[in-house]
This is a predicted structure of a 73-nucleotide RNA (transfer RNA) from a Propionibacteriaceae bacterium. It was read from a public genome assembly. The source organism's lineage runs through Bacteria, Bacillati, Actinomycetota, Propionibacteriales and Propionibacteriaceae. The coordinates come from a structure-prediction model, not an experiment, and the mean pLDDT is 81.

RNA sequence: GUCCCCAUCGUCUAGCGGCCCAGGACUCAGCCCUUUCAAGGCUGCAACGGCAGUUCGAAUCUGCUUGGGGAUA
Numbered sequence: 001g002u003c004c005c006c007a008u009c010g011u012c013u014a015g016c017g018g019c020c021c022a023g024g025a026c027u028c029a030g031c032c033c034u035u036u037c038a039a040g041g042c043u044g045c046a047a048c049g050g051c052a053g054u055u056c057g058a059a060u061c062u063g064c065u066u067g068g069g070g071a072u073a
Base pairs, nucleotide, nucleotide: 001072002071003070004069005068006067007066010026011025012024013023018056028044029043030042031041032040049065050064051063052062053061
């Protein structure tokens, strides 16, 4: 240089164009329970790497780009 793969809450992940202004688990915060703690129950906070394009509609498809990994010379 060329080619391939990956990127979503603090962490791990679901998602296959509309059921998702994104769900689950753990963490964290609050409340309940308890004499207290733990455990348990309920509630809440929190994410689509960036910019364009396609489309009535994009986390999802396309291009470029950023970061990470790999193959090749």